[in-house]
RNA sequence: GCUCUCGUAGCUCAGCCUGGAUAGAGCAACUCCCUCCUAAGGCGUAGGUCGAAGGUUCAAAUCCUUCCGAGAGCG
Numbered sequence: 001g002c003u004c005u006c007g008u009a010g011c012u013c014a015g016c017c018u019g020g021a022u023a024g025a026g027c028a029a030c031u032c033c034c035u036c037c038u039a040a041g042g043c044g045u046a047g048g049u050c051g052a053a054g055g056u057u058c059a060a061a062u063c064c065u066u067c068c069g070a071g072a073g074c075g
Base pairs, nucleotide, nucleotide: 001074002073003072004071005070006069007068010027011026012025013024020058029045030044032042033041051067052066053065054064055063
């Protein structure tokens, strides 16, 4: 230098191919229940401008372009 993959909650990830209206799960955190207490278990709550910017569209996490970051391969 070229190609490919990845970037979504504090952490690990799904959803993207095939656009659709409040963006989800598990763990973690917090509240309450249970318990003599703790652990385990149960109910619930909060937490996201979906890496950034622009474009297409009635509508973008999803499609297109550029850039940023991480990784892999080739030279």

A computed fold for a 75-nucleotide RNA from a Candidatus Pacearchaeota archaeon, annotated as transfer RNA. The organism belongs to Candidatus Pacearchaeota, within Archaea. Rfam family: tRNA. It is annotated as a transfer RNA. From the family's description: Transfer RNA (tRNA) molecules are approximately 80 nucleotides in length.